[in-house]
Context: one part of a larger RNA
């Protein structure tokens, strides 16, 4: 910017990915072979590399989660904390990401063939897969399976709305399942979009403070207690406010 003003759904010409491979069983110790040895076709189960998707499960990560501690400096002492020391250091950990975790893949089918096997069958009374005719045959090729896809300028189709009393869409503001910045995606008071609050999951592992035993360090009760980043609900309490631009045939 083009394609018919939008919006939603689509068809799919073409383009990519993929297409790997082992062992063991059981037909079968069967055909075959004197024996030794030892199958063909089929059909079964488990793996290797590779590849995608995920976070139930095991794990890693976890730097304003939560406890323990040491050094020090401060909040007048005490008792509670706060800073600094790789997040001071350790043990644990929610969302998310992720592999070492999980699940699935690679086919079957059909089609036209290669080399090759063949039938019928004449040139050239025989013979000959070939000359005219029919058939077999591959991990390959043409589909089948993902994905992508109308710039496929051949810009395709459907439906549903609008035509100035304008339909749609954008600055702009709250965001995240999207993100380098555009973009997408979701919400914008007819609002749960995001923080905050409340409830509720998850971790963590008995707060602080009285009280008791105990010289005391500690222990025990109140009490599975107190904290608790992204996670589930719920709530207008906080901010999405008002305005503005674009714009199509037609008249």
């Nucleotide at each position: 910017c083009g394609u018919u003003g939008a919006a939603a759904c689509u068809u799919g010409a073409g383009a990519a990915a993929g297409g790997c491979u082992g062992u063991c069983c059981c037909c079968a110790g069967u055909a075959c072979g004197a024996g030794a040895g030892g199958a063909c076709c089929g059909g079964g189960a488990c793996g290797g590399a590779c590849g995608u998707a995920c976070c139930u499960c095991u794990g890693g990560u976890g730097u304003g989660c939560c406890a323990g501690u040491u050094g020090u400096u401060c909040c007048g002492c005490c008792a509670g904390g706060a800073g600094c020391a790789u997040c001071g250091c350790u043990g644990g950990u929610u969302g998310g990401c992720u592999a070492c975790g999980u699940a699935c893949g690679g086919a079957a089918g059909g089609g036209a063939u290669a080399a090759c096997c063949g039938c019928u069958g004449a040139a050239a009374g025989c013979a000959u897969c070939u000359a005219a005719g029919c058939g077999g045959g591959a991990a390959g090729c043409c589909u089948g399976u993902u994905u992508c896809a109308a710039g496929a300028u051949g810009a395709g189709g459907u439906u549903u709305c609008a035509u100035u009393u304008a339909a749609g869409g954008u600055u702009c503001c709250c965001c995240a399942c999207a993100g380098a910045c555009g973009a997408u995606g979701g919400g914008g008071u007819u609002g749960a979009u995001a923080g905050g609050c409340c409830a509720g999951a998850u971790c963590u592992g008995g707060a602080a403070g009285c009280a008791c035993c105990g010289u005391a360090a500690u222990g025990u009760g109140c009490g599975a207690a107190g904290g608790u980043g992204a996670c589930u609900g719920g709530u207008a309490c906080u901010a999405a406010u008002a305005c503005a631009c674009c714009a199509a045939c037609a008249a």
RNAcentral holds the full RNA, with entries from ENA.
Large-subunit ribosomal RNA, domain VI from Corynebacterium sp. CCUG 69979, 251 nucleotides, folded computationally.
Rfam family: Bacterial large subunit ribosomal RNA. Gene Ontology terms of the family: structural constituent of ribosome and ribosome.